[in-house]
Molecule: c-di-GMP-I riboswitch aptamer
Organism: Pelotomaculum propionicicum
C1' cells in the first nucleotide's frame, strides 16, 4: 500500500432470557445482569424486506358519539439483505 483469506494472542461488539425508579401510543429504545453468536454484529434508514399504527383516511354502527374492523410511516429495525463510507492485530 492492499483488503485476499484467518480471528490463535491482545483488545472490540453483544442474541435470548431476567431485572429497572428509562423514554414511547405501540413496535422498539436506554441502563444493569448475561454470553447465543459476530471480522465490520463500526457508522449510515439510500433501495428492498420485516415489525408497529399514535395521527390520518376508508367502511360501518348510532339520536349523537365512543369502542371493535380495513388501509397507511411521518415511527422502528444496519444482529434481515443490498448499497455507500471508515477501519484493529498477527499472517500472506
Nucleotide at each position: 500500500c492492499a483488503g485476499c483469506g484467518u480471528g490463535u494472542u491482545g483488545g472490540g461488539c453483544a442474541a435470548a432470557a431476567c431485572c429497572g425508579u428509562u423514554c414511547g401510543a405501540a413496535a422498539g429504545c436506554c441502563g444493569g445482569u448475561g454470553g447465543c453468536g459476530c471480522a465490520a454484529a463500526g457508522c449510515u434508514a439510500u433501495g428492498g424486506g420485516u415489525c408497529u399504527a399514535a395521527g390520518g383516511c376508508c367502511a360501518g354502527u348510532u339520536a349523537a358519539a365512543a369502542g371493535a374492523g380495513g388501509c397507511u410511516a411521518u415511527g422502528a429495525u444496519u444482529g434481515c439483505c443490498a448499497g455507500g463510507u471508515u477501519g484493529c492485530a498477527a499472517g500472506g